[in-house]
Predicted 3D model of a 78-nucleotide RNA (c-di-GMP-I riboswitch aptamer) from Methylophaga muralis. It was read from a public genome assembly, where an Rfam model found it. The model forms 94% of the base pairs in the Rfam consensus.

RNA sequence: UUAACUGAGUGCCAACCUUGGUGUGAGCCAAGAGACGGAAAGCCACGGGUCUUAAAAAAAGAUAGCCGGGUUGCUUUU
Numbered sequence: 001u002u003a004a005c006u007g008a009g010u011g012c013c014a015a016c017c018u019u020g021g022u023g024u025g026a027g028c029c030a031a032g033a034g035a036c037g038g039a040a041a042g043c044c045a046c047g048g049g050u051c052u053u054a055a056a057a058a059a060a061g062a063u064a065g066c067c068g069g070g071u072u073g074c075u076u077u078u
Base pairs, nucleotide, nucleotide: 003078004077007074012038013037017032018031019030020029021028022027036065042071043070044069046068047067048066049063050062051061052060
C1' cells in the first nucleotide's frame, strides 16, 4: 500500500420528547434534554420501496435511521 475478516472504547453518531424557526405537507434546521438504536446511522436520490402534495391529476418533493448500488473513511487482526 492492497485485500479480507472481525469489532466498538475512555472516542463517534443519535431514535423518542420539549422549545423556536421553516414548509401546503411529508419533512428539514437550531437549541435543550435524552439514550431507541447504529460499524459507515459518513456522503450521493442512480434502482426499488414508503411517505407528502393547497380540490384532483400530472409534474414536483421527502426519506441515506427502509433495501440495493456508487463513493470516501476508523480500530484490531491476518